Transfer RNA from Saccharomonospora xinjiangensis, 74 nucleotides, folded computationally. Rfam family: tRNA. It is annotated as a transfer RNA. Its mean pLDDT, the model's own confidence on a scale to 100, is 81. The sequence is in RNAcentral, with records from ENA, MGnify and Rfam.
[in-house]
């Protein structure tokens, strides 16, 4: 230089193929249980989905562009 493959709450991850409310586990607070830790139950905040733009009645999802990080080639 060329080719791919990831980027979604703090942390791993799914959704993406078939476009229609943004979701699971861990942590977090709060409760209710315990003589207390610590396990268990139950609730509740938290992200507009890597940027920027297209297309559509509606984009994480389709289309281009570019940025970061990994692999594979020159």
């Nucleotide at each position: 230089c060329g080719g791919g493959g990831u980027g979604u709450g703090g942390c791993g991850c799914a959704g993406c193929u078939u476009g229609g409310u943004a979701g699971c586990g861990c942590a977090u607070u709060c409760g209710c249980u315990u003589u207390g830790g610590g396990a268990g139950c139950g609730a509740a905040g938290g992200g507009u989905c890597g940027c920027a733009g297209g297309u559509u009645c509606a984009a994480a999802u389709c289309c281009u562009g570019u940025c970061a990080c990994c692999c594979c080639g020159a």